[in-house]
RNA sequence: UCCCCGCACAUGCCGAAUCCCGACGCGGGUACGGAGGACCGAUCCCGGGGGUGAAGCCGAUUUUCAUCGGCAGGGCUACUUUCCGGCCCCAACCCGUCAGCUAACUCCGGAGGCACGAGUUCAAGGAAAG
Numbered sequence: 001u002c003c004c005c006g007c008a009c010a011u012g013c014c015g016a017a018u019c020c021c022g023a024c025g026c027g028g029g030u031a032c033g034g035a036g037g038a039c040c041g042a043u044c045c046c047g048g049g050g051g052u053g054a055a056g057c058c059g060a061u062u063u064u065c066a067u068c069g070g071c072a073g074g075g076c077u078a079c080u081u082u083c084c085g086g087c088c089c090c091a092a093c094c095c096g097u098c099a100g101c102u103a104a105c106u107c108c109g110g111a112g113g114c115a116c117g118a119g120u121u122c123a124a125g126g127a128a129a130g
Base pairs, nucleotide, nucleotide: 011115012114013113014112019029020028021027022026032109033108034107035106036105048098049095050094051093052092056071057070058069059068060067061066073089074088075087076086077085079125080124081123084119
């Protein structure tokens, strides 16, 4: 000096998922999110239906699993926004025959996972320093 690995702090990203207090084995709140909610009961037949989320539909290949493509949908690109270019995602889980919307009202979540010298230009805005 370079490369790789691990840890900590800072910084940044996806996401609603941050922050505060306490007697701290756990508990209480909170920014921010989600759901239910306007008409009875029973039985039979057929068949279901719905929610969170960007993650939906169509087509091709495939015994299936799955893969590929198209149109939608979503994220990042490092002060912010826009344009251009570039890089990606397009899952998973839950309810349980039941739910349109919504007032009053009622009930929940407030996790986890990653990255860490990373494009340029135009325009607008902001910050810092002098």